RNA sequence: GUCCCGGUAGCUCAGCUGGACAGAGCAGCGGUCUUCUAAAUCGCAGGUCGGAGGUUCGAGUCCUCCCCGGGACG
Numbered sequence: 001g002u003c004c005c006g007g008u009a010g011c012u013c014a015g016c017u018g019g020a021c022a023g024a025g026c027a028g029c030g031g032u033c034u035u036c037u038a039a040a041u042c043g044c045a046g047g048u049c050g051g052a053g054g055u056u057c058g059a060g061u062c063c064u065c066c067c068c069g070g071g072a073c074g
Base pairs, nucleotide, nucleotide: 001073002072003071004070005069006068007067010026011025012024013023019057028044029043030042031041032040050066051065052064053063054062
């Protein structure tokens, strides 16, 4: 340099053929339970979907460029 894969909550990841509130588990906070802690259980909060532009009635999803991580080739 060319090509491929990935970037979504603090962490690990789903998100199908573009569709109506963006989700799960763990972690966090609160309640119940317990003498206390842990465990269990119920609830709550937490998001610029890497950035910018474009297409569209509508974009995490499609297109272009850029950034970051990993890999293959040279």